Predicted 3D model of a 1517-nucleotide RNA (small-subunit ribosomal RNA) from uncultured Thermanaeromonas sp. It matches the Rfam family "Bacterial small subunit ribosomal RNA". Gene Ontology terms of the family: structural constituent of ribosome and ribosome. The source organism's lineage runs through Bacteria, Bacillota, Clostridia, Neomoorellaceae and Thermanaeromonas. The coordinates come from a structure-prediction model, not an experiment, and the mean pLDDT is 86.
């Protein structure tokens, strides 16, 4: 920097990505060069080779094959040769090369010290090397033994070995003087002691026969002294983790002393002292070689120590010594152990963590190669020989670096893939084609740098010399010498020829589309994809990315300011210790003075090389390597500075303490002691209850309760005063007097003079519960008991009631011990309150004002804060010091210390799981939160509906099929305004196949299309074919073409097949509620507020005031439509008021007044009074008016909500389906029935019923149609024709009403199902399965549990009438009139909504969220009787090898001794010390482990409801 917590926001916080890196492994894929780099695993075992030797110029021995010669052969000689080989003796082998066990430790790093040391080979100087002995290996005979190996006897040499001579500047002893703090350092001296040695090789003039000697050169030896390079010890600093590891220590710690070692020292030992180390972390525990450096990172840092380079440790495990200048020795020795091997079983051999290489173990890591040409190292005079060190090649894309795989032209934008709206578009100039070019790589041909020095030989020169020998040194020549290698590199040929893959394409994150799939297969870093259109799985096509490599996994840093020095934090996110004293530490006023440790400055030493950085320059670049430089310490010495810290030392008072003199006050302990109130007891006085709740009931009471009056006995509490008043560090403290006592606060400014503040660790206080011992126990009141209350009620509510609550004393040690806010200081605006003490002014008065100085509120600026809030009592600004914090859970849980008598507390993990858990705010929903308004919401009222029979219309079940859909309100007389066929979609069965229906194209056929009989058949359909065409051209001609038709083929048609959750329209619902938004400003970090909130009003976000808002849009109303009044205009089909006529009917003349019909005008706006309100909006009352405050009714339905409904109205994507899921046909089904639900009719009767008679609408509808009169028929209904395309004729008779009659309270003259019978009508047809008639039949029902709808006026009820569908079918719907009420007090309560407010852990929003047991499977832990295993402590046995040390009667060659011997050595034997190993007892640290505890996890298990909202008993410590 990104993604993730949320509806959104701002903040805290974890998680995850992006980068880098890597001794890397895996997957897929790979052309070529160069330079690097390769067991991270088992310091696991190892086969076989090779890695350390050299020196004949130290020194004795000394072969053989072969080849010659001799000999008949045996056999001999010569050569091979003083070779090879082995021993002696010398130098190396402690160095190179491997590895990282071990080891927290002067092991490493710095940086110092050695007055406490050594140092082979080297370098420089200096002395010297004289004479003598006596052995021994090889050899050689012989013995033993499988070997390895040994054993006697003999001989033999040396630069091996002894001893003698000289000997000092060397070592001991000492004495003087010098340097230091201090001699065992310098220096000058002394008498004495004590110790050396070796020879070899070259060369000559001379000497000698010869050995040889002499003189000279070198090589070496001896002894000294010096240098340089190496090393030993020791110190100051540094240098991982855990305190759930807190004490450690007997050679410990120091002294004298004596061994030891080059040298210091407890390193050893003897004798003394009682020390030493630790909270600045000792011991123990885990882990670990360090470092220069390497990666990371912006830097501080963090991580790591692989390859290259110092250092250090190891060499199969363990101990140990010798040798040696140096070792406790990787290719050396001894002993022990455990592995392997060999054995003739007696007894031997071995030690790749050297190079390869082998097993093994692992994800994983090369060749059993070349060569000593270079470089280096050992030996040697030298020549050389050794050098798995080294140089080289191979293996491996492990890494890094470079290059190739072509270049340039090249649109009909070619095939083809692949998407497409079907038009194209993309792959893409990409290929093809055409011209080039030559890197890599193939061939062929030339072909090196590295190799020049040392030796060697020539020449010259200078040194040495008697010497032109010989030597050394220096110059010039000359020959010769190469793993790699026929390599690098160069040139020739031919030819684009032989060279591209890998991830990725939902956001982070660059790159999108098809197709399969269908919560399946998968994917996945994190968030998350996938349940039929998936840019997220899997394929294809396209794209992005790096590229001879890509990803992917594992690690480190980073990103992580997420351990915050640099750079963080603790009111409410994780974080102030419950409070107070105080150790250690930490930190600290004013002046001076001195010191210079901090600190600071200049210069010096040092800080290895590489590495990194900057410049040069070698490889064609580069990577890569060289040359110069620069750069690295908290580093250590010398000088210097003194502002600031310190130290020491002198001051001062302002910090802190004191002192006097006042004051408040539930501060703290004991002791007394008061009164009011329960409660028991005793009387008295009285009767029938009380008492308790929501309502009860248990309890109590006639044995006298309760009530009431007196008396008494007890215990705990202290009403008013009382107050965000008062004290105390806190916990916490409240009745009163009295003794003891702590802090505080004011004044005086008298004393001390910095005494101060903080405080890890420790002392101590420490609500309530709850322990113990022992008192006390009126009330209260855990557990308990009872009664309620429920589904249950181990609860809430009632009645009882113990422990406690009180006292004493002793434990405990916790709390939401909260201001969720440590102490202490200091500075930064103010206003108001209130306790305490002071000055000042006023005043009759502590009245009133005013100023200070403590304490305690509240608001509020700057400022801080994520907000929220805080704000001189800070959460501001500083300083000091302590304490805590670091994702949620698992846990304050376990294990383990520590404390308690017990509960328990403290101190405090892991393993596993999760993307999150959190704080603060926002919008909203929600509340059994509040306020404030509507609504036929409830209330008043009318009248239904839940019962009944029926009708539809669902569910259920039935069935071949009972198509399909709609399901709480808002599914259920709904789609359906009309299912005998049809519709029809559904069954059964029978037929069709370019199709019932659309375009479009290719073939084809002719008496072609089209079609009567007739035949099968239920009918589609199939056959069958008399007859027999049409439209345009055209032609002598139905002659030829063309359409149309027909028939075969292809595209396709067709689907009421899915998917309403892929849609489009279009509906319902909330809701006709009155709300939902937007520019601009403001205000807020930001969701977002505001506007829209707030007073008033109203039906209304309606309008009015107000207001950091002004304004504007959808809604609201208003314009529409229609009823209701008046007018104007019209006057047939409509009307008749007045006039005439009549058949008495507005019929007819007439007439347009009236009614009305159709246009259009007007009229109502709080316009007027009066009241009320704020002079406002409005409200209310009245006038007027036909209508009055929206007159009444309808039409209109914001933003949006329910993935609501509809793919089966049409329309549409995708999918499926194609002789069928298409199309015809017939029949059957949608009308089934034990059931249940909705919505209806009609009823149950007398407000009625039947009969008769008599009135009065409206609105509609009519031409395949209404149908008049008259006529038959009981009647449906038939005949029957007039009118009428309709204000004209016609459906029509409206009924309820009313008059009159009857019926008399019944299952009826109610009721009208059922059912039978005759009958009408419609229709092709009424079996399944219309309707209406008559007649007969006469069921259920006598008003409807719970519970539940509708309606506020022309409205509820009643009541008819009409139309749509529709042949025929109405109880359904949609209109229309007639007749026409009651009641509304009121908003507590149900239901729905509006606006404010509130709380919230809800947001798919309470139908939400969530808790705990239970029970299943899964995983990690923890506890156990125990079994087992590492590692370590003690105490004891036990002791190999070996150093010392004692003894050494056995044994010895050098020296002394004439000689017995001795002196000195060996072997041996003791003896200290110890290594494995044994017993035996702890510690501590894992594995297991019946069994059992909880913990976690995991679409749909049981119980409850425990918490979120007053969560329904506030919740929580």
């Nucleotide at each position: 920097g990104a993604g993730u917590u949320u509806g959104a926001u701002c903040c805290u916080g974890g998680c995850u990505c992006a980068g880098a890196a890597u001794c890397a492994a895996c997957g897929c894929u790979g052309g070529c060069g160069g330079c690097g780099u390769g067991c991270c695993u088992a310091a696991c075992a190892c086969a076989u080779g090779c890695a350390a030797g050299u020196c004949g110029a130290a020194c004795g021995c000394g072969a053989a094959a072969g080849c010659c010669c001799c000999g008949c052969a045996a056999g001999g000689g010569g050569u091979a040769a003083g070779u090879a080989g082995a021993g002696u003796g010398g130098c190396a082998g402690a160095c190179g090369g491997g590895u990282g066990a071990g080891u927290a430790a002067c092991g490493c790093g710095u940086g110092g010290g050695u007055g406490a040391c050594c140092u082979a080979c080297c370098u420089u100087c200096g002395a010297g090397u004289g004479g003598g002995g006596g052995a021994u290996a090889a050899c050689g005979u012989u013995c033993c033994g499988a070997a390895a190996g040994g054993g006697a006897c003999g001989c033999u040499a040396a630069u091996a070995c002894c001893g003698c001579a000289u000997g000092a500047c060397a070592u001991c002893c000492u004495g003087c003087c010098u340097u230091u703090g201090a001699a065992c350092a310098g220096g000058c001296g002394g008498u004495g002691a004590u110790c050396a040695a070796a020879g070899c090789c070259g060369g000559a003039a001379c000497c000698g026969c010869a050995a040889g000697g002499u003189c000279u050169g070198g090589c070496g030896c001896u002894u000294g002294a010096u240098g340089a390079g190496g090393g030993g010890c020791c110190c100051g600093c540094g240098u991982c983790c855990g305190a759930u590891u807190a004490g450690c220590u007997a050679g410990u710690u120091g002294g004298u002393g004596g061994g030891g070692u080059a040298a210091u020292g407890g390193c050893u030992c003897a004798c003394c002292a009682a020390g030493g180390c630790g909270a600045c972390g000792a011991u123990c525990g885990g882990u670990a070689g360090c470092c220069g450096g390497c990666c990371u990172a912006a830097g501080a840092g963090g991580g790591c120590g692989g390859a290259c380079g110092g250092c250090c440790a190891c060499a199969c495990u363990g101990g140990g010594a010798c040798u040696g200048a140096g070792a406790c020795a990787c290719g050396g020795c001894c002993c022990a152990g455990a592995c392997u091997c060999c054995u003739a079983c007696g007894g031997g051999a071995g030690g790749c963590a050297g190079c390869a290489g082998u097993g093994g173990g692992g994800a994983a890591u090369u060749g059993u190669u070349c060569g000593c040409a270079a470089u280096g190292g050992g030996c040697g005079c030298a020549a050389g020989c050794c050098u798995g060190a080294c140089g080289a090649c191979g293996c491996a894309a492990c890494g890094c670096c470079g290059c190739g795989u072509g270049g340039a032209g090249g649109a009909u934008g070619a095939a083809g893939a692949u998407c497409u709206u079907c038009g194209g578009g993309u792959c893409g100039u990409a290929a093809a084609c055409u011209c080039c070019u030559g890197u890599c790589g193939a061939g062929c041909g030339g072909g090196a740098c590295g190799a020049a020095a040392g030796a060697u030989c020539c020449g010259c020169g200078a040194c040495c010399u008697a010497a032109u020998a010989c030597g050394u040194c220096g110059c010039g020549g000359a020959a010769g010498u190469g793993a790699c290698g026929g390599u690098a590199c160069c040139g020739c040929u031919a030819g684009a020829g032989g060279a591209a893959g890998c991830c990725c394409c939902g956001g982070c994150u660059a790159a999108c589309u098809c197709c399969g799939u269908g919560c399946c297969a998968g994917c996945a870093g994190c968030c998350g994809c996938g349940g039929u259109a998936a840019u997220a799985c899997g394929g294809g096509g396209g794209g992005g990315g790096c590229u001879a490599g890509c990803g992917u996994u594992g690690u480190u840093c980073g990103g992580a300011a997420u351990u915050a020095c640099u750079g963080g934090g603790c009111g409410u996110a994780a974080a102030g210790g419950g409070c107070u004293c105080g150790u250690a530490g930490g930190u600290g006023g004013c002046c001076a003075a001195c010191u210079a440790a901090g600190u600071c400055a200049u210069g010096c030493g040092u800080g290895a090389a590489a590495u990194c950085c900057c410049u040069c320059g070698g490889c064609u670049u580069a990577a890569c390597c060289g040359g110069g430089g620069a750069a690295c310490g908290u580093c250590g010495g010398c000088u210097g500075a003194u502002a600031c810290u310190g130290c020491u030392c002198u001051u001062c008072u302002u910090g802190a303490g004191g002192g006097a003199u006042g004051c408040a006050g539930a501060g703290g302990a004991g002791a007394c002691u008061g009164g009011a109130a329960u409660u028991c007891c005793c009387g008295g006085u009285g009767u029938a209850g009380c008492g308790g709740u929501g309502a009860a009931a248990u309890g109590u009471g006639u044995a006298g309760a309760g009530a009431u009056c007196g008396g008494g006995a007890g215990g705990a509490a202290c009403a008013c005063c009382g107050g965000u008043g008062g004290c105390g560090a806190a916990g916490g403290c409240g009745g009163g007097u009295c003794u003891c006592u702590g802090g505080g606060c004011a004044u005086c400014u008298c004393c001390u003079g910095a005494c101060g503040c903080u405080g890890a660790g420790g002392c101590g206080c420490g609500a309530a519960a709850g322990c113990g011992u022992g008192g006390g126990g009126a009330g209260c009141a855990a557990a308990c008991g009872g009664g309620a209350u429920u589904a249950g009620a181990u609860a809430c509510c009632c009645c009882g009631g113990u422990a406690g609550u009180c006292c004493a004393c002793g434990c405990u040690g916790u709390a939401a011990a909260c201001g969720a806010u440590g102490a202490c200081g200091a500075c930064u605006a103010g206003g108001u309150g209130u306790g305490g003490g002071g000055g000042g002014g006023u005043u009759c008065a502590g009245u009133c004002c005013u100023c200070u100085c403590c304490g305690u509120g509240c608001c509020g600026c700057a400022g801080c804060u994520a907000a929220c809030g805080c704000a001189u009592u800070a959460a501001g600004u500083c300083g000091u010091c302590c304490g805590c914090c670091u994702g949620g859970g698992g846990a304050g849980u376990a294990c383990g210390g520590c404390c308690g008598c017990a509960a328990g507390g403290u101190u405090g993990a892991a393993a596993c799981u999760c993307a999150a858990a959190g704080g603060a705010a926002u919008u909203g929903a929600c509340g059994g939160g509040g306020g404030c308004c509507c609504g036929c919401a409830c209330a008043a009222g009318c009248g239904g509906u839940g019962g009944a029979g029926c009708a539809u219309g669902u569910g259920g079940u039935u069935c071949a099929a009972u198509u399909c859909g709609a399901u709480g309100c808002a599914g259920a007389g709904c789609g359906a305004a009309g299912a005998a066929c049809c519709u029809u979609a559904c069954c059964u069965g029978g037929g069709c196949u370019u199709g019932a229906c659309a375009u479009g194209g290719c073939g084809g056929a002719a008496g072609u299309a089209g079609a009567a009989a007739c035949c099968c058949g239920a009918a589609a359909g199939g056959g069958g074919g008399a007859c027999g065409a049409c439209u345009c051209g055209u032609u002598g001609a139905g002659u030829c073409g063309a359409g149309a038709g027909c028939c075969g083929c292809c595209a396709c048609a067709g689907g009421u097949g899915g998917u309403g959750c892929a849609u489009g329209g279009c509906u319902g619902u909330c809701g006709u509620c009155a709300g939902c938004u937007c520019g601009u400003g403001c205000c807020g970090u930001g969701a977002g507020g505001u506007g829209u909130u707030g007073g008033g009003u109203u039906a209304a976000g309606u309008c009015c005031c107000g207001c950091a808002a002004c304004g504007a849009g959808c809604g609201c109303a208003a314009c529409c439509c229609u009823c209701a009044c008046u007018c104007u205009a019209u006057g047939u089909u409509g009307c008749c008021a007045a006039c005439g006529g009549u058949u008495c009917g507005g019929c007819c003349g007439g007439g347009c007044a009236c009614u009305c019909u159709u246009a259009g005008a007007g009229a109502a706006c709080u316009g007027c009074c009066g009241g009320c309100g704020a002079a406002g909006a409005g409200c209310u009352g009245g006038a007027g008016g036909a209508a009055g405050g929206g007159g009444g009714g309808g039409a209109u339905g914001a933003c949006g909500u329910c993935a609501a409904g509809u793919c089966c109205g049409u329309a549409u994507g995708c999918c499926c389906u194609u002789u069928a899921u298409g199309c015809c046909c017939a029949g059957g089904g949608c009308u089934a029935c034990a059931c249940a639900c909705a919505u209806g009719c009609u009823a149950c009767a007398a407000u009625g019923g039947u009969c008769g008679g008599u009135a009065c609408a409206g609105a509609g509808g009519g031409u395949u149609g209404c149908c008049a009169a008259c006529c038959c028929g009981c009647a449906a209904g038939g005949g029957g024709g007039a009118g009428c395309c309709a204000a004209u004729c016609c459906c029509a008779g409206a009924g309820a009403a009313c008059c009159g009659a009857u019926c008399u309270c019944a299952g009826u003259u109610c009721g009208g199902a059922u059912u039978g019978u005759a009958g009408g009508c419609u229709g092709c047809a009424a079996c399944u399965c219309g309707c209406c008639u008559a007649c007969a039949u006469g069921a259920a029902g006598u008003c409807g549990g719970a519970a539940u709808c509708g309606c506020u006026a022309g409205u509820a009820a009643g009541c008819g009438c009409a139309g749509a569908u529709c042949a025929g079918c109405a109880g359904g719907c949609u209109g229309c009139g007639c007749u026409g009420a009651a009641u509304a007090c009121g908003u507590u309560c149900c239901c729905g909504g509006g606006c404010c407010u509130u709380g919230u852990a809800c947001a798919c929003a309470c139908c939400g969220c969530c808790c705990g047991u239970c029970a299943c499977a899964c995983c990690a832990c923890g506890a156990a009787a125990g079994c087992u295993g590492g590692c370590u402590g003690u105490a004891c046995c036990a002791g190999a090898a070996g150093u010392c040390g004692c003894c050494g009667c056995g044994c010895u060659a050098a020296c002394c001794g004439c000689a017995a011997g001795g002196a000195a050595g060996c072997a041996g034997g003791c003896g200290c010390c110890c290594a494995a190993g044994g017993u035996g007892u702890g510690g501590u640290c894992g594995g297991u482990g019946a069994u059992u505890g909880g913990g976690g996890u995991g679409a749909a298990g049981u119980c409850g409801u425990a918490a979120c909202a007053a969560g329904g008993u506030a919740a929580c410590c």